This is a predicted structure of a 155-nucleotide RNA (FMN riboswitch aptamer (RFN element)) from Acetobacter conturbans. Lineage of the source: Bacteria > Pseudomonadati > Pseudomonadota > Acetobacterales > Acetobacter.

RNA sequence: CAGCGUUCUCAGGGCGGGGUGUAAUUCCCCACCGGCGGUAAUCGGUUCUGCAAGGAAUCGGAAGCCCGCGAGCGCCUGUUCCGCAAGGGGCAGGGUCAGCAGAUCCGGUGAAACUCCGGAGCCGACGGUCAUAGUCCGGAUGAGAGAGAGCGACG
Numbered sequence: 001c002a003g004c005g006u007u008c009u010c011a012g013g014g015c016g017g018g019g020u021g022u023a024a025u026u027c028c029c030c031a032c033c034g035g036c037g038g039u040a041a042u043c044g045g046u047u048c049u050g051c052a053a054g055g056a057a058u059c060g061g062a063a064g065c066c067c068g069c070g071a072g073c074g075c076c077u078g079u080u081c082c083g084c085a086a087g088g089g090g091c092a093g094g095g096u097c098a099g100c101a102g103a104u105c106c107g108g109u110g111a112a113a114c115u116c117c118g119g120a121g122c123c124g125a126c127g128g129u130c131a132u133a134g135u136c137c138g139g140a141u142g143a144g145a146g147a148g149a150g151c152g153a154c155g
Base pairs, nucleotide, nucleotide: 001155004152005151006150007149008148009147010146016030017029018028019027031135032134033124034123035069036068037067038066043060044059045058046057047056048055049054064122065121072100073099074097075094076093077092078091079090080089081088082087104120105119106118107117108116126138127137128136
């Protein structure tokens, strides 16, 4: 230092104003928010080099809509209850499937940009609710992509 094992810790933001209405943080107008890893020409640090301009190496930050992942729903498996049956409900598990899982273009610079700059757009699980929810309530004091630290053996 890398991989492996193990333990611990951490790991999501956002309705403010107005309108309609019996009723809306759910509709309409204006607003607000953006998990994790990767990529990245910009930015910052350090070191080396150079008289200098600059160059090189390395570390870190940097995309909601580029690639992949996560939770949730679906799905599948087991079990149990109801039912003559078809089928339906509860509980536990899987994460194989990828169905829902979503959503970006135009202009500029340039050798190169869906990542930079400018502009205009678009997207957001399930259940609940006097009325349709990315922002309220709930499962959730949960789970988790992953991040960090300690320890161990081996190389």
Source information:
The sequence was found by an Rfam model in a public genome assembly.